[in-house]
Overview:
Transfer RNA from a Candidatus Woesearchaeota archaeon, 72 nucleotides, folded computationally. Rfam family: tRNA. About the family: Transfer RNA (tRNA) molecules are approximately 80 nucleotides in length. The coordinates come from a structure-prediction model, not an experiment, and the mean pLDDT is 82. The source organism's lineage runs through Archaea, Nanobdellati and Candidatus Woesearchaeota.

């Protein structure tokens, strides 16, 4: 030096143009003599970063930067 992937709550992922969602964790209630457990409710993310297309970008397009992994 060159190609591929990957980056989304505190973790671990899903979403491949149109309201940001899941599971675990966290909070508050309820249950119970008390803890698990089992249920109701909720907080918490300007989707790596800049740019650019386009009415509309976590999603397409360009540049960067982190991590993986392959060739040479």
């Nucleotide at each position: 030096g060159c190609c591929u992937c990957u980056g989304u709550g505190g973790c671990g992922c899903a979403g491949u143009a149109g309201c940001a969602g899941c599971g675990c964790g966290c909070g508050u209630c309820c249950u119970u003599g008390g803890u698990a457990a089992g249920g109701a409710c909720g907080a918490g993310g300007u989707c790596c970063g800049g740019g650019g297309u386009g009415c509309a970008a976590a999603u397409c397009c360009c540049c960067g930067c982190a991590g993986a992994g392959g060739c040479u």